[in-house]
């Protein structure tokens, strides 16, 4: 020095000038309360809220605020129960408030390799479903073949020879066909062949050891011969799940008007739907009438930061500091210089490299234009998903050179 491979952080920066938003303090005004004095009118103090300005100060979008894919806290609502249906999930053992997330490991693939990918349980519980092509595609199969049997035909050294048909058993070892053929090699049989035996290997069942928490791994003994693929298909099997959702929900002020019609103790109506349970009186449509204010929820959390200990590691545990937006149609911009960061230009400098040579090609600087991504809280959090201009930092792996 190249190239891959994982992971961590920032996300333009400073300087001037105008200019927003919550809080805090301080001020001026103006309202409304109260109390108290006196001139008995609403006049002076005084306190307390509020609204408007003014000054000062502190803070004031994100890695994804985006999707709304998952969990969760939080709040209501069921006498908060059961079951069924339904949804989610799948190797193991841990982390977490949880989770489809993480973190180790096992399997199995991909790669030389760091690394990566996995809808990872089950095909001897059923049900499906594989285009062609081939005989045969699940518990199947005879097209070409291989062997017997007899019967025509021929030919001939006249031998139960030898070649041709066709027809009846036999077989699945050889060839075909296909992505995939109902176990490989090699041998005994055999008319010819087959796990019909055998031997040895893969595979599957049983039973034993050993290591490991455990998924698995490794060994040994036996059995018989050997019953594919697919479940991100239906299904089985294990383990989990009330349901709504900040437009959840509460507090105060403050105003009104009811009426009609069905349906209901033979059960209205109870937060996906069914049925059981339990509670038990209003539920629907429609007409008409008041109200939309002010204030909680709402930012102090499962928070961050250093530092120690424990763990391989996700994180725990312990001390300590710190409090970094809370709007309420919804603030945080504009506009000028300087750097920085990027592309792209000319062939402008200086190296190296290739080339006879014109030249070219690479990295670095100046010079000159433009460009600064993806984007924007709205109840909070742990994730996963997508968009992105760049930039910084650190572990590993391969290759090439040198020493």
């Nucleotide at each position: 020095c190249g190239g891959g491979c994982c992971g961590g952080c920032c996300a333009g920066a400073c300087g001037g000038u105008c200019g927003c938003g919550u809080c805090g303090c301080g001020u001026g005004u103006c309202c409304u309360c109260c109390g108290c004095c006196c001139u008995c009118g609403u006049g002076a103090c005084g306190g307390a809220g509020g609204g408007c300005g003014c000054g000062c100060g502190c803070c004031g979008a994100g890695g994804a605020a985006c999707g709304u894919c998952c969990g969760g806290g939080c709040u209501c609502c069921g006498c908060a129960g059961a079951g069924c249906a339904g949804g989610g999930u799948g190797g193991u053992g841990g982390g977490u408030a949880a989770c489809a997330c993480c973190c180790a490991c096992c399997c199995g693939g991909a790669g030389u390799g760091a690394u990566c990918c996995g809808c990872g349980a089950g095909a001897a519980a059923g049900u499906g479903c594989a285009a062609c092509a081939g005989a045969g595609a699940g518990c199947a199969g005879a097209c070409c073949g291989c062997c017997g049997c007899a019967c025509c035909g021929c030919g001939c050294a006249c031998g139960u020879c030898g070649c041709g048909g066709g027809g009846c058993g036999g077989u699945a070892a050889g060839g075909g066909u296909g992505a995939a053929a109902c176990g490989g090699u090699g041998g005994u049989g055999u008319a010819a062949g087959a796990g019909a035996c055998c031997a040895c290997c893969a595979g599957g069942g049983g039973c034993c050891c050993g290591a490991g928490u455990g998924a698995u791994c490794g060994g040994g003994c036996u059995c018989g011969c050997u019953g594919g693929g697919u479940a991100a298909a239906c299904c089985u099997c294990g383990c989990c799940c009330g349901g709504a959702g900040c437009a959840a929900g509460g507090u105060c002020a403050g105003a009104c008007a009811g009426g009609u019609g069905c349906c209901g103790a033979u059960g209205a109506g109870g937060u996906u739907g069914c049925u059981c349970g339990c509670c038990g009186a209003g539920g629907c449509a429609c007409c008409g009438g008041g109200u939309a204010g002010a204030c909680c929820g709402c930012u102090g959390g499962a928070g961050g930061g250093c530092u120690g200990c424990g763990g391989c590691g996700a994180c725990g545990c312990a001390g300590u500091c710190c409090c970094g937006a809370g709007a309420g149609a919804g603030a945080u911009g504009g506009c000028c210089g300087u750097c920085c960061g990027g592309u792209c230009g000319g062939a402008u400098c200086g190296u190296g490299c290739c080339g006879c040579g014109a030249g070219g090609c690479a990295c670095g600087g100046a010079c000159g234009a433009c460009c600064g991504a993806c984007a924007g809280a709205a109840c909070c959090c742990g994730g996963c998903g997508u968009a992105u201009c760049g930039g910084c930092c650190g572990a590993c792996c391969c290759g090439u050179u040198c020493g």